[in-house]
Description: The RNA shown here (transfer RNA) has 72 nucleotides and comes from a Coriobacteriales bacterium. Its mean pLDDT, the model's own confidence on a scale to 100, is 82. The source organism's lineage runs through Bacteria, Bacillati, Actinomycetota, Coriobacteriia and Coriobacteriales. Its Rfam family is "tRNA". The family's RNA type in Rfam is transfer RNA.
C1' cells in the first nucleotide's frame, strides 16, 4: 500500500428511505420499620465527520477520521 467489516443513550446492540427504540444504568414516586427485591413515571441521542443523490436520507453513494479483521 490493496480489500472487507464495524461506528446509533452512560454501557451492551436492534433500526437498512417517511416515527430513533430495547436491555441494564440514572432521576422521581409507590411498597418495606429500614435496605435488597418488586412495581409506576420519567430523563438522556441534530446516528463519526463533509459532501452528493432524492420531495424526503440515521438508512442509499463519495470522500475523511478512528477501531478490528484479511491480503502483499
Nucleotide at each position: 500500500g490493496c480489500c472487507u467489516g464495524u461506528g446509533u443513550a452512560g454501557c451492551u446492540c436492534a433500526g437498512g428511505g417517511g416515527a430513533a427504540g430495547a436491555g441494564c444504568a440514572c432521576u422521581u414516586c409507590c411498597u418495606u420499620g429500614g435496605u435488597a427485591a418488586g412495581g409506576a413515571a420519567g430523563a438522556g441521542g441534530c446516528c463519526a465527520c463533509c459532501g452528493g443523490u432524492u420531495c424526503a436520507a440515521a438508512u442509499c453513494c463519495a470522500g475523511u477520521c478512528a477501531c478490528a479483521g484479511g491480503c502483499a